[in-house]
Molecule: small-subunit ribosomal RNA
Organism: Phycisphaerae bacterium
RNA sequence: AAUUGAAGAGUUUGAUCCUGGCUCAGCCUGAACGCUGGCGGCGUGGCUAAGACAUGCAAGUCGUACGGGGCGUAGCAAUACGCCCAGUGGCGGACGGGUGAGUAAUGUAUCGCUAACGUACCCUCAGGACGGGGAUAGCUGCUCGAAAGGGCAGGUAAUACCCGAUGAGACCACGGCAGGGCAUCCUGCUGUGCUCAAAGGCCGCAAGGCGCCUGGGGAGCGGGCGAUAUCGUAUCAGCUAGUUGGUAGGGUAACGGCCUACCAAGGCGACGACGCGUAGCCGGACUGAGAGGUCGGCCGGCCACAUCGGGACUGAGACACUGCCCGGACUCCUACGGGGGGCUGCAGUAACGAAUCUUCCCCAAUGCGCGAAAGCGUGAGGGAGCGACGCCGCGUGGAGGAUGAAGUCCUUCGGGAUGUAAACUCCUGUCAGGGGUUAGAAAGUUCUGAUCAACCCCAGAGGAAGUGGCGACUAACUCUGUGCCAGCAGUCGCGGUAAGACAGAGGCCACAAGCGUUAGGCGGAAUCACUGGGCUUAAAGCGUGUGUAGGCGGACCGUUAAGUGCCUUGUGAAAGCCCCCGGCUUAACCGGGGAAUUGCUUGGCAUACUGGCGGUCUUGAGCUGUUCAGAGGCAACUGGAACAGGCGGUGGAGCGGUGAAAUGCGCAGAGAUCGCCUGGAACGCCGGAGGUGAAGACGGGUUGCUGGGGACACGCUGACGCUGAGACACGAAAGCCAGGGGAGCAAACGGGAUUAGAUACCCCGGUAGUCCUGGCCCUAAACGAUGUCCACUAGACCGCGGGGGUUUGACGCUCUCGUGGUCGAAGCAAAAGUGUUAAGUGGACCGCCUGGGAAGUACGGUCGCAAGGCUAAAACUCAAAGGAAUUGACGGGGGCUCACACAAGCGGUGGAGCAUGUGGUUCAAUUCGAAGCAACGCGAAGAACCUUACCUGGGUUUGACAUGCCGGGAUUAUCCCCAUGAAAGUGGGGUACACUCGCAAGAGCGGAACCGGCACAGGUGCUGCAUGGCUGUCGUCAGCUCGUGUCGUGAGAUGUCGGGUUAAGUCCCAUAACGAGCGAAACCUUUGCCCUUAGUUGCCAUCGGGUAAUGCCGGGAACUCUAAGGGGACUGCCGGUGCCAAACCGGAGGAAGGUGGAGACGACGUCAAGUCAUCAUGGCCUUUAUGCCCAGGGCCACACACGUGCUACAAUGGGGCGGACAAAGCGAACCGAUGCCGCGAGGCGGAGGAAAUCGCAAAAAACGUCCCUCAGUUCAGAUCGGAGGCUGCAACUCGCCUCCGUGAAGCUGGAAUCGCUAGUAAUCGCGGAUCAGCCACGCCGCGGUGAAUGUGUUCCUGAGCCUUGUACACACCGCCCGUCAAGUCACGGGAGCCGGGAAGACUGGAAAGCGCCUCAAUACGGAGGUGCUUAAGGUAAGCUCGGUGACUGGGACUAAGUCGUAACAAGGUAGCCGUAGGGGAACCUGCGGCUGGAUCACCUCCUUU
Repeated sequence: AAUUGAAGAGUUUGAUCCUGGCUCAGCCUGAACGCUGGCGGCGUGGCUAAGACAUGCAAGUCGUACGGGGCGUAGCAAUACGCCCAGUGGCGGACGGGUGAGUAAUGUAUCGCUAACGUACCCUCAGGACGGGGAUAGCUGCUCGAAAGGGCAGGUAAUACCCGAUGAGACCACGGCAGGGCAUCCUGCUGUGCUCAAAGGCCGCAAGGCGCCUGGGGAGCGGGCGAUAUCGUAUCAGCUAGUUGGUAGGGUAACGGCCUACCAAGGCGACGACGCGUAGCCGGACUGAGAGGUCGGCCGGCCACAUCGGGACUGAGACACUGCCCGGACUCCUACGGGGGGCUGCAGUAACGAAUCUUCCCCAAUGCGCGAAAGCGUGAGGGAGCGACGCCGCGUGGAGGAUGAAGUCCUUCGGGAUGUAAACUCCUGUCAGGGGUUAGAAAGUUCUGAUCAACCCCAGAGGAAGUGGCGACUAACUCUGUGCCAGCAGUCGCGGUAAGACAGAGGCCACAAGCGUUAGGCGGAAUCACUGGGCUUAAAGCGUGUGUAGGCGGACCGUUAAGUGCCUUGUGAAAGCCCCCGGCUUAACCGGGGAAUUGCUUGGCAUACUGGCGGUCUUGAGCUGUUCAGAGGCAACUGGAACAGGCGGUGGAGCGGUGAAAUGCGCAGAGAUCGCCUGGAACGCCGGAGGUGAAGACGGGUUGCUGGGGACACGCUGACGCUGAGACACGAAAGCCAGGGGAGCAAACGGGAUUAGAUACCCCGGUAGUCCUGGCCCUAAACGAUGUCCACUAGACCGCGGGGGUUUGACGCUCUCGUGGUCGAAGCAAAAGUGUUAAGUGGACCGCCUGGGAAGUACGGUCGCAAGGCUAAAACUCAAAGGAAUUGACGGGGGCUCACACAAGCGGUGGAGCAUGUGGUUCAAUUCGAAGCAACGCGAAGAACCUUACCUGGGUUUGACAUGCCGGGAUUAUCCCCAUGAAAGUGGGGUACACUCGCAAGAGCGGAACCGGCACAGGUGCUGCAUGGCUGUCGUCAGCUCGUGUCGUGAGAUGUCGGGUUAAGUCCCAUAACGAGCGAAACCUUUGCCCUUAGUUGCCAUCGGGUAAUGCCGGGAACUCUAAGGGGACUGCCGGUGCCAAACCGGAGGAAGGUGGAGACGACGUCAAGUCAUCAUGGCCUUUAUGCCCAGGGCCACACACGUGCUACAAUGGGGCGGACAAAGCGAACCGAUGCCGCGAGGCGGAGGAAAUCGCAAAAAACGUCCCUCAGUUCAGAUCGGAGGCUGCAACUCGCCUCCGUGAAGCUGGAAUCGCUAGUAAUCGCGGAUCAGCCACGCCGCGGUGAAUGUGUUCCUGAGCCUUGUACACACCGCCCGUCAAGUCACGGGAGCCGGGAAGACUGGAAAGCGCCUCAAUACGGAGGUGCUUAAGGUAAGCUCGGUGACUGGGACUAAGUCGUAACAAGGUAGCCGUAGGGGAACCUGCGGCUGGAUCACCUCCUUU
């Protein structure tokens, strides 16, 4: 010093909280696989076929037990000595070594017992060893056999064997004494009797040593018994004949039913017997904070086994791994007669398998056997070898070194990164390599080392780095490639052209001689919850009760001490874990000591609590008395209404039914109505969230029988109690059996409708059934989705039943007990909610849950007549399935409110012709875009060329355009000319410029240009789903948000809701909100009235002049007007309404009145809305082309379809004539007057006008008048023919206009659909942009004339707010169910077929044991026969497990199959549960039940005021 220890994350949702599963991060392994691999130490290594094995070795030793044989030495020899050897004999082969098949207890662990036992070798003590005898191996001879191995004869030794003697002693029998024990009994001493020994060997000269026999004790080792503990399964519930016990005997070392005979009928089991499956057990190992979970390889203890099965022998010990006998399978030898064998010992082999080593060295050490010893033997053991299999250590260099080299990668092109990294300089020497010296392991004087190795020296940075990862979890990011492909993936998930997720690269992160992966264990997982969970709605309370076992149990006293606590005894082996110290250079590893070993056990103490025993008590429970309420149950009798039927009367055409109909009934008299009769079922009002019952359930009345309950009294018993596995009873509806009954209703069924269909919803019929009796069934959303019982913990109110007080009494008030409800404090709860009727706080007991699906299914069992019930899985599959609440969205939900939304009204579209846009088709091309509203007279406010993006053809390549660089050099450029060509272009000729020098010729130099070249330009090529900008739309709808505060665990709510009001989230009131922002409004423009100022180009009242006439002129500044500035309108005033207020209604005044009209202005956002072709822009693509130039064509096509328009169809019109009144604009490559010409388009011409001056310019409808008179027309004008005009380089494709002629369809437009609420609709014309011209009937403006209707919100559409339901959230164009069809997978049934397992029956009987009989025999021994037990084997019938199986059944899964629409909203018939019938399917219908149903109304209750 040894008690230091606890982390979470991802994934269900739009988001949230909860429940819940899946997954990950950690540690570990006898591992395997992938890539890689320098050294050493210490460990470790067939987990699969307890399948089969070649070869060698793994148990021998003793000559000091014995006879003998061989060899050597000495000797002539006898002989002596030494060595070796087979046999007899002794000891050992029961240890050591291997493996885990079997075994669920004959095992193991722990603690005990053996008074029920054994023990060779070892230690110790006592005593002893006397006398005899006959054999036998070896050996010799003969002989059989291929061999293995024998046979006969002869002869031989012993520490081999036998007989006799002795008996301290032992055993046994019968006595005596003493002591002890839990019982049977045990121990000691002692008497008598019986039985029982030995090798007098071996060595030695001797001493002595080693041995032998009997007995006692010991040590160590074993045998036996008991208690407790020891896996899963009850879909194994009953098992058992030596079974349980007894008596007697046998057997054993020993108890015992261990064995036998007889007797008795027991024994075990829900505390799990019996059966089945699985498994060697423990010390310990891994993990874990611990409790626990998992495991039992190496090391240690025990057990079991030794090719499979049986058996005994020998022995101290075995039923014996390398002994014996028998049987089986396999294998080997064989001369076919017969023999041999057993690696789960060490190596090794093939096989199996994802996978596991050398046929090594040595007995030097440790240990074992034998021996007196030397020693021998030892695949035990000690070592080495192989394998990164594990743990540990070391190295692959150290220091310096920036211009931050090169290379590579990235880049915003500036740079950044790799990176002091390298190079380079200096240095070191671990390991590996070479050489040398020599400790130690050696104890034990000598001797002994298989193997390992300390130490010293040498050279040289030399020989030594990989693996996995980098989207989140999870530490580490970029580029390129790829394009839902290829691929990744532990989970979520990545990949469909900008991938940090695939692949490569650079960089980075992590670990490192390893790194990853796979498999497995524990952890996280409080996800089986003992520590430490739950059950109203998430999975989970049995439908309800009675009650057995069991569990639990009121108050007081005594006693006991089982539980419990403390102390203590023994044990809990060693190793391991932990601590301290120590040894290998360190560590791993190892040594020593300690701690720990939470357990069991011995004895003692304590006695609060629990238990046992005894006594007492009354409060729990029960009883008694009085009294009360009640659809509690059963039976009998009985009543009225309604309904249906029958008969009769009246009556006469319909009735009935529905959304509307039809089927049906009715002139043969229905329905309606009246009377009488018959029948069955159900009981209106009372009636109530009222009562009763355990639940199911119970409702007319009366009577009888009967169960339970409340209150009061406080008399009795004295804990008699609570719960309750099994068990038993009851148990709605449907259903079943038998017999009745049958009015109404009504599955099935028939018919009629509806419908795309309608096996439904609706209608007309209608049978089981519904009813009764008896017997079954036993399930429901059997619900309060809430087990029963007890105690405790704020209240308020209402109902029902009883009692008390007050009162004379009733009522009322009040107290109390029981009962049924509502709201609510605290608390609880994920929340919703619950809240003395708990889902609160505690206690007792039972039941149940552990992800979704498969499935309450299969199989098995059991119950049932059947239907079916109860019990109840797995394979497979998914990453969720769920609960509550939130915000939205949606509803064939609700409320309130808006909008030309509807209604009311006016005019259209849809029909015709034409114009225009689009689709489609066509085409060389008909360029592209726009696509419901919100694409379609849209981009396009001008396509003949151009435009132009398309097509065909021609041409061009630094380019039509920008910038820079290099080279050339005055020529090819500019300009002029020629040729060619459709043009573009191409080819050719001529000619230049600035500056400097020079008189000049010329030289030099270069800028722009040119030519050649390089960078680059260019692209209306792609991606609007990479983007900016701009735009559309909801929508000028009234909304959208924020700060702070508050509420809620949270998403979120509040504010923003409510009551009013408004066009408005406009304002007011109220208010846990108070404020604020973006929107609305206002500010801006325009228009309507007035004023002021100003007065030309505009104006003209007055004055003057003038004309045919005209503001024409002088003049005027009044008016109109123009354009600048002001004023004006604010619910300001009055009345009314409004709780106050906000505001509204009416009125006055006013040009205008409640926003005066109109415009501009468009919140947060939605639609991946639109646009890469306005522009801009990332990325990609293209580069003699997808660029650029040119000619021609196309965008104008035309069987069709749609949108938007124009013109019409006529008389409110058309035509002719006359003739009046605008506004707003535009004009210089322009507007163009007067005039002239032309029927006209137009032409000639040119005044005036850069405009309040001139022009376009006529306004038109209107008005007046004339004609037309209802017709395909004097309507309508398409189409076509002809003739012209204009613009333009050019009107063929493909312009507009004019004139003449032609004169189509069309007579008011089906379903459907559009616009508009006032100066609006309708109608009429005028102007402008673009523009040479124009396909403009379009678009944008302007004015003229100028209505009707509605003051309503039922409906359609859209919108706002509140609320409700939801299984939707890509948000109803949502979600989603079932059949069918296709593919894949696993499973059930299945005529059968095949195999395994266990037990029983019969048969069978080897070897062996125990008997018996016979023969022989002195002893040891021997021969033959036979009985019992009995292994393998055989036969038959079953049981059980598995494999397979034509066919069959459902199930699961699978981007875009078929049919329908069942469910989610009131899901369009509310849904669901049970049951029954029916149907392609989801489903439908009947009966009963539930709310986990929306909505409206009513009733009741509660809360607040």